[in-house]
RNA sequence: GACCCAGAGGGUCGCGGAACCCGAACCGGGUCAGGUCCGGAAGGAAGCAGCCCUAAGGGAGCCCCGUGGCGUCUUUGGGCCCCC
Numbered sequence: 001g002a003c004c005c006a007g008a009g010g011g012u013c014g015c016g017g018a019a020c021c022c023g024a025a026c027c028g029g030g031u032c033a034g035g036u037c038c039g040g041a042a043g044g045a046a047g048c049a050g051c052c053c054u055a056a057g058g059g060a061g062c063c064c065c066g067u068g069g070c071g072u073c074u075u076u077g078g079g080c081c082c083c084c
Base pairs, nucleotide, nucleotide: 001082003079004078005077006076007075008074009073010072011070012069013068014067015066016065017064020059021058022057028053029052030051031050036045037044038043
């Protein structure tokens, strides 16, 4: 110097999670204009649209966490006694 094993820290590629955004005519929730129903009335009930939250799912980014791979980089320890 080369080879093998192990540890640590990086690089790179991927997977999962968290966080962000979008996302339900009805078969999720909340609030429910209008209108409907019950009532003599006071009131009450159900509840479409709209709005809000979110599920399934999707999107962006590569910050965070975990994890896997690599004839990858650096370093530490050990083995071997192969070569100079």

Record summary
Bacterial small signal recognition particle RNA from a Planctomycetota bacterium, 84 nucleotides, folded computationally. Its Rfam family is "Bacterial small signal recognition particle RNA". It is annotated as a non-coding RNA gene. From the family's description: The signal recognition particle (SRP) is a universally conserved ribonucleoprotein involved in the co-translational targeting of proteins to membranes. Lineage of the source: Bacteria > Pseudomonadati > Planctomycetota.